[in-house]
Molecule: c-di-GMP-I riboswitch aptamer
Organism: soil metagenome
RNA sequence: AAAUGGCAAACCCGUCGCGAGGCGGGGACGCAAAGCCAGGAGUCUCUUGCCCUGAGAUCGUCCGGCUACCGAA
Numbered sequence: 001a002a003a004u005g006g007c008a009a010a011c012c013c014g015u016c017g018c019g020a021g022g023c024g025g026g027g028a029c030g031c032a033a034a035g036c037c038a039g040g041a042g043u044c045u046c047u048u049g050c051c052c053u054g055a056g057a058u059c060g061u062c063c064g065g066c067u068a069c070c071g072a073a
Stems, first nucleotide, its partner, number of pairs: 006031002011026006029060001035066003039063003042058005
């Protein structure tokens, strides 16, 4: 490069949650790890008069860890 395919943003509907957001269906902006992990960082939510502290969310924000299809190289 090619081939089989895979995932699925925003938005809409339903549902759970105080919330960030999650789940299911529709839908595709995109993705060679957009597969998994909340370990580090960032951002967001709740609590709060403020500070400190705590709990939670986000892996399609970044780093890292583990795993993985095809096959010219």